[in-house]
Context: one part of a larger RNA
RNA sequence: GGCGUACGGUGGAUGCCUAGGCACUUGAAACUGAAGAAGGACGCAACAAACGGCGAAACGCGGCGGGGAGCUGUACGUAAGCAAAGAUCCGCCGGUAUCCGAAUGGGGGAACCCGGCAUGCGUAAUAGCAUGUCAUCCGCAGAUGAACAAAUAGUCUGCGAGAGAGGUACCCGGGGAACUGAAACAUCUAAGUACCCGGAGGAAAAGAAAACAACAGUGAUUCCCUGAAUAGCGGCGAGCGAAAGGGGAGGAGCCCAAACCAGACCGAGGUCUGGGGUUGAAGGACCGCGAUACGGCAAGAAUCAUGGUAGGAGAACGGCAUUGAAAGGCCGACCGGAGAGGGUGCAAGUCCCGUAUCCGAAACCGUGAGGAAGCCCAGCGGGAUCCUGAGUACGGCGAGACACGAGAAAUCUUGUCGGAAGCAGGCGGGACCAUCCGUCAAGGCUAAAUAUAAGCAAGUGACCGAUAGUGAACCAGUACCGUGAGGGAAAGGUGAAAAGAACCGCGGGAGCGGAGUGAAACAGAACCUGAAACCGUAUGCUU
Numbered sequence: 001g002g003c004g005u006a007c008g009g010u011g012g013a014u015g016c017c018u019a020g021g022c023a024c025u026u027g028a029a030a031c032u033g034a035a036g037a038a039g040g041a042c043g044c045a046a047c048a049a050a051c052g053g054c055g056a057a058a059c060g061c062g063g064c065g066g067g068g069a070g071c072u073g074u075a076c077g078u079a080a081g082c083a084a085a086g087a088u089c090c091g092c093c094g095g096u097a098u099c100c101g102a103a104u105g106g107g108g109g110a111a112c113c114c115g116g117c118a119u120g121c122g123u124a125a126u127a128g129c130a131u132g133u134c135a136u137c138c139g140c141a142g143a144u145g146a147a148c149a150a151a152u153a154g155u156c157u158g159c160g161a162g163a164g165a166g167g168u169a170c171c172c173g174g175g176g177a178a179c180u181g182a183a184a185c186a187u188c189u190a191a192g193u194a195c196c197c198g199g200a201g202g203a204a205a206a207g208a209a210a211a212c213a214a215c216a217g218u219g220a221u222u223c224c225c226u227g228a229a230u231a232g233c234g235g236c237g238a239g240c241g242a243a244a245g246g247g248g249a250g251g252a253g254c255c256c257a258a259a260c261c262a263g264a265c266c267g268a269g270g271u272c273u274g275g276g277g278u279u280g281a282a283g284g285a286c287c288g289c290g291a292u293a294c295g296g297c298a299a300g301a302a303u304c305a306u307g308g309u310a311g312g313a314g315a316a317c318g319g320c321a322u323u324g325a326a327a328g329g330c331c332g333a334c335c336g337g338a339g340a341g342g343g344u345g346c347a348a349g350u351c352c353c354g355u356a357u358c359c360g361a362a363a364c365c366g367u368g369a370g371g372a373a374g375c376c377c378a379g380c381g382g383g384a385u386c387c388u389g390a391g392u393a394c395g396g397c398g399a400g401a402c403a404c405g406a407g408a409a410a411u412c413u414u415g416u417c418g419g420a421a422g423c424a425g426g427c428g429g430g431a432c433c434a435u436c437c438g439u440c441a442a443g444g445c446u447a448a449a450u451a452u453a454a455g456c457a458a459g460u461g462a463c464c465g466a467u468a469g470u471g472a473a474c475c476a477g478u479a480c481c482g483u484g485a486g487g488g489a490a491a492g493g494u495g496a497a498a499a500g501a502a503c504c505g506c507g508g509g510a511g512c513g514g515a516g517u518g519a520a521a522c523a524g525a526a527c528c529u530g531a532a533a534c535c536g537u538a539u540g541c542u543u
Base pairs, nucleotide, nucleotide: 001542002541003540004539005538006537007536008535009534015528016493017492020464021463022461023460024459025458026457027456030452031166032165039100040099041098042055043054044053046078047077050074051073052059061094062093063092064091065090066089070082071081072080105114106113107112115134116133117132118131119130120129121128136163137162138160139159140158141157142156143155144154170201171199172198173197174196175195181188185235211218212217222249223248224247225246226245232240233239253445254444255443256389260275261274262273263272264271265270266269280423282388283387284386285385286382287381288380289379295376296375297374303369304368305367306366307365308364309363311359312358313357317332318331319330320329333350334349335339341353342352343351394418395417396416397415398414399413400412401411404430425440426439427438428437429436480487481486500527503514504513505512506511
């Protein structure tokens, strides 16, 4: 030196564990904000760095409920206190709520700087302080009022719980790629996707037939199943891909404009307000007859019911031995509308928390019933006249949307140029024409069935178990990196209980040896288990 054996060191794999994740299900709930949000900065404790809580009234104040013995957060210390005259704690309703932030008196490098006005405090007087108020836009009302007059623009004042900003996803609209696929690539595809912008809501959008259909009929919209990978579209390539109809979920219908009448104002006519009226079996105005009933309501009080936001009651077990410890074993019982689950020194229906079941609210909120109050609505006949949404429908050209790529291309939208009819009317039924059928555009509103998952509640898992599962089980979007946009970690486990090692010895200390605790200390805080690499000590064999 090598090989082996024994015992260690180092190291942190493995096993076990779970405080955290991941996915999903069901339910309830679904907007917040100038009355200053979301999100932050800075503060607040006897001692107080951080996290959590709170806001100069600052680990908290008041009221009303719950609860019932301890309490002064994480946090295990000391001190000082509080509590059956009911604290701490939980819920509801209030109060307070610095500064920044839409941030809004002006400024600004967010959390800072500097003001005006009113009122009050204060000073001998300046100063200083407190409270309130002062952004912009919009709407309404009023005053004032240019460019020659009138007028208007403008300016000023008052009023407004008007707007502004935020919100995981979902929704609507305005813009809008490329990689990719086509085995290359240009039409095409990816895809109206990603992404950007604007807007709204708890949902949004759509919606009450100028619809479908086919000689039979349906009767707003939305969503699901089917029809159907069908009919079609397509360098007829890749690929894209309906509708009617049928079955379900849900179900709800309304209001204007106009004709006409009345009033006000300017005054040939028009504007505004009120009445009237809202349709396709055309309807309405208008004229005549008749009527104030029957009904309806999406907005709605009292009251009642029910649910939510604290809670409450809640059955049944003992013994023996082993053990550090019994819940495991043995023996003998019991409850069960409860043998879900978790905890307890090992494996507990009957020890604890719970579970089944039942009960419960002063206050606030949701839902339903309820209907006070409020609002809305009618019939018959006549057919002369009037009305029934115009730069609209439609056409040409150019585009886009429709499953439909210009195609035989209807339908919808419209940049541009033309441009109707108007009820004896118009539009549609996939070029176009006729017949027939359907329907009434060019104004508006409208619950439910549908979408989503940030937050809440309850749960589930042939999901993970610390190099996994979220980036993050741990004070993580932290430390750290970057001028910045941005990037982005590592890091869990003593023990049943701190019983966390008094005391003694060595040492400057670290540490170690005793002593003591404990079932165990090779469980001693660098703490469960403790693999391998790697490093030793002793020793056998061998060179």

RNAcentral holds the full RNA, with entries from SILVA. Predicted 3D model of a 543-nucleotide part of an RNA (large-subunit ribosomal RNA, domain I) from a metagenome. The coordinates come from a structure-prediction model, not an experiment, and the mean pLDDT is 85.